[in-house]
């Protein structure tokens, strides 16, 4: 320096399975109603010397339910369907009441399955998807590539995402944890000096080891084998 094989633990991702949530929400039906419209009645006020007429308010009745037209099918216009064009498609304010009644997203638990930079997070380039098409945007899911950060879970604080008080990412703190370097301690082996009653104890050097102690480090790390 390369190659292999391995450890961490509440240890990481994928998959399928089911479970709450979401939500009695969206959304369909159906019932009375209501903003607005359109006409017919009945009052009231304006200006006038009166009337008639017109104009505005009110109060009821009848049709209509985005507006006009038309017997009617149906047409035109107007809004809404992410912004702008171009084109097609559908819908038609808005509260209740009664019946019905979800879904993605995001999560939990459990199974299998792949691992041990497992993965995640930042940015950033490229693709495919969707958002009705097609043209510039913009939101939204995925794949890959770069560049950088995170040793590994846990537990709080705030932040940002979520419908959430679920959950997930993210900064800080905490103790825990693996793993390595130093540094005590201790305990072992080997040397060495004196002292000796020749067994022993003491010191010092050197190396090893630890359910120990502190501190310090990043996974570009650590451990074993093993080529140059």
């Nucleotide at each position: 320096u390369g190659g292999u094989a391995g450890a961490g633990g509440c240890g990481c991702g994928g998959u399928a399975u089911u479970u709450a949530u979401c939500a009695g929400u969206a959304c369909c039906a159906c019932u009375a109603a209501a903003a607005c419209c359109u006409g017919a009645c009945g009052g009231a006020a304006a200006a006038u010397a009166a009337g008639u007429a017109u104009u505005u308010c009110c109060g009821c009745c009848a049709g209509g339910g985005g507006c006009g037209c038309g017997g009617g099918a149906g047409c035109g216009c107007a809004c809404g369907g992410c912004a702008g064009g171009g084109u097609g498609c559908c819908g038609u304010a808005u509260a209740a009441g009664u019946g019905g009644g979800a879904a993605a997203g995001g999560a939990g638990a459990u199974a299998c399955u792949g691992c041990c930079g497992a993965a995640g997070g930042a940015u950033u380039c490229u693709c495919u998807c969707c958002u009705g098409c097609c043209c510039u945007g913009g939101g939204g899911a995925g794949a890959g590539g770069g560049u950088u950060c995170u040793g590994g879970g846990c537990c709080g604080u705030c932040g940002c995402a979520g419908a959430a008080u679920a959950u997930g990412c993210g900064c800080c703190g905490g103790a825990c944890u693996g793993u390595c370097a130093c540094a005590g301690u201790g305990c072992c082996a080997g040397g060495g000096a004196g002292c000796u009653u020749c067994u022993g104890a003491u010191c010092c050097c050197c190396g090893g080891c630890a359910u120990c102690u502190g501190u310090g480090g990043a996974g570009c790390g650590c451990u074993g084998c093993u080529g140059u």
RNAcentral holds the sequence, with entries from MGnify.
Predicted 3D model of a 228-nucleotide RNA (Lysine riboswitch aptamer) from a mouse gut metagenome.
Its mean pLDDT, the model's own confidence on a scale to 100, is 75.